The prediction has a mean pLDDT of 76. The RNA shown here (Bacterial RNase P class A) has 347 nucleotides and comes from a Sphaerochaetaceae bacterium. Its Rfam family is "Bacterial RNase P class A". Gene Ontology terms of the family: ribonuclease P activity, tRNA processing and dimeric ribonuclease P complex. Rfam classes the family as a ribozyme.
[in-house]
RNA sequence: GAGGUUUGCCAGGUAAUCGCUGGUGCGCCGGGCUGCCGGAUGACAUCAGAGGAAAGUCCGAGCUCCACAGGACAGAGUGCCGGGUAACGCCCGGGAGCCGUAAGGCUACAGACAGUGCAACAGAAAGCAUACCGCCCCCGCAAGGAGGCAAGGGUGAAAAGGCGAGGCAAGAGCUCACCGGCAGGCUGGUAACAGGCUGCGCAUUGAAAACCUCACUCGGAGCAAGAUCGCAAAGCAGGUUGGUGGUCCGCCUUAUCCCUGCGGGUAGAUCGCUUGAGCCCUGCGGAGACGCAGGGCCUAGAUAGAUGAUUACCUAAACAGAACUCGGCUUAUGGCAGACCUCUUUU
Numbered sequence: 001g002a003g004g005u006u007u008g009c010c011a012g013g014u015a016a017u018c019g020c021u022g023g024u025g026c027g028c029c030g031g032g033c034u035g036c037c038g039g040a041u042g043a044c045a046u047c048a049g050a051g052g053a054a055a056g057u058c059c060g061a062g063c064u065c066c067a068c069a070g071g072a073c074a075g076a077g078u079g080c081c082g083g084g085u086a087a088c089g090c091c092c093g094g095g096a097g098c099c100g101u102a103a104g105g106c107u108a109c110a111g112a113c114a115g116u117g118c119a120a121c122a123g124a125a126a127g128c129a130u131a132c133c134g135c136c137c138c139c140g141c142a143a144g145g146a147g148g149c150a151a152g153g154g155u156g157a158a159a160a161g162g163c164g165a166g167g168c169a170a171g172a173g174c175u176c177a178c179c180g181g182c183a184g185g186c187u188g189g190u191a192a193c194a195g196g197c198u199g200c201g202c203a204u205u206g207a208a209a210a211c212c213u214c215a216c217u218c219g220g221a222g223c224a225a226g227a228u229c230g231c232a233a234a235g236c237a238g239g240u241u242g243g244u245g246g247u248c249c250g251c252c253u254u255a256u257c258c259c260u261g262c263g264g265g266u267a268g269a270u271c272g273c274u275u276g277a278g279c280c281c282u283g284c285g286g287a288g289a290c291g292c293a294g295g296g297c298c299u300a301g302a303u304a305g306a307u308g309a310u311u312a313c314c315u316a317a318a319c320a321g322a323a324c325u326c327g328g329c330u331u332a333u334g335g336c337a338g339a340c341c342u343c344u345u346u347u
Base pairs, nucleotide, nucleotide: 001343002342003341004340005339006338007337008336009335010334012314013313014312015311016310017309018308020049021048022047023046024045025044026042028039029038030037031036051319055330056329058328059327060326061325062324063222064221065220066219075218076217077216078215079214080094081093082092083091084090095109096107097106098105099104110213111212115211116210118206119205132153133152134149135148136147138145139144161179162178164176165175166174180202181200182199183198184197186195187194188193226271227270228269229268235262236261237260238259239258242252243251244250278297279296280295281294282293283292284291285290
C1' cells in the first nucleotide's frame, strides 16, 4: 500500500424568520372565600419535542378483557451441553461437524433394527440383492459348457469399511497390523464430549428440510384491549292529561305527546398514556452474557394525528417518521475509529 475479518461509536452543524404539539408560569372567566377547585383560550413568556433501525410484525413478555375441575386426542412450536435473563426460538461460554491460507464464520446438531414409503437416469446390483467386462480352475481339438471370485474395469449423487502385508487356483476380514465403525468397562470433564482399554471381522447404505417416533413447551383475543363520565335511541316506574261538574273531592280513562326519576349507553369527553424489567456515571463480582452497590437524571405523548418550512454559510448528508410499553431477531442505510489476518513493497 491492497484485500479481508471482527468489535464499538456517530447519525449533519450554526444563525435568522414564520409555524405546530405538550408542560409550567402569568393573564382571563366561573365557583369557593386566607390556603383552593374548575374552564376556555392568549400575534404573552419560558422549557421540552422521533430512530438506530421508530420498519417487518418474526419470536418473548408486561398490561387488559374473555374462558378455565381433571384427563386424553388433534394442532403448533422447540430439539448438542452449561450459564445469563422477567421470559424467549434471544445472548454468552463450551463441544462436535463443515467452510476459509488465516483472522474468523456457519449449523432444524434427537431417533433410520418402532412402522410405512422413497432412492430418478444409468447400472449386474440401490439393502434379507447381484455379475456386464474381467480374473481363476475343470471338461472340450475348437466353438462352447459346468463352477469359483468380487481384487481390477465400467455405471451412479451414493456400490456394501479404507489401506498395506500374508494367504489363495484366482480371490475375499479368509488372517494380521494401523485407521474407521459397533458394544462394554475405565479415566478426565458439572455436562455436551474427549482420551485410552477390551471384545466383535463389521450386510450396522442414504435421506427424518418424506410420513412418522421420542422428549419438552403452548387457552383465546388484543390499547379500535379495557375502565369512568355522558347530549341520543330502546326499556321501566310515577306524575301529568281527557270525560263527568259552577268549583273542589271523588269516579272513569290514561293510546300518543309532555314532565320527573331510574335505566341505557350513541355522539363526545376523561383515563389507559408514558416513571420504566428506565437512562447516565463510578466502584465491585464474573472469562463473558450479566449481576450487585452508591450517586445523579426525567428524556414526545398526539387522536386525523405535532416534531416542519424558507434563507445564508460550512462540507456531500444515506436509510428512513413514534401511536400501549418493554426485551430480542431480521431487513434497509451514510460515515468514523480500534483490534486482528493474508499478500506485496521499502528500511